The RNA shown here (transfer RNA) has 72 nucleotides and comes from an Alphaproteobacteria bacterium.
Rfam family: tRNA. Rfam's curators write: Transfer RNA (tRNA) molecules are approximately 80 nucleotides in length. Rfam classes the family as a transfer RNA.
The organism belongs to Alphaproteobacteria, within Bacteria.
Its mean pLDDT, the model's own confidence on a scale to 100, is 81.
């Protein structure tokens, strides 16, 4: 130096055009004498960063950042 892959809620990951979810954690509630275990409601992301294409972009394309890997 080339390629290749990853980048989404505190973490750990789905979603591959049509105004983004789950597990786990967190907050409050419910059940108990009282933890725990177990249920219910919340709340929390402008999707790494601009830029193009589309009526519409996490999703397509380019160009950066940053990890991870091959290769020399």
């Nucleotide at each position: 130096g080339c390629c290749g892959c990853u980048g989404u809620a505190g973490c750990u990951c789905a979603g591959u055009g049509g105004u983004a979810g789950a597990g786990c954690g967190c907050a409050c509630c419910c059940u108990u004498g009282g933890u725990a275990a177990g249920g219910g409601u919340g709340a929390g992301g402008u999707c790494g960063a601009a830029a193009g294409u589309u009526c519409a972009a996490u999703u397509c394309u380019c160009u950066c950042c940053a990890g991870c890997g091959g290769c020399a």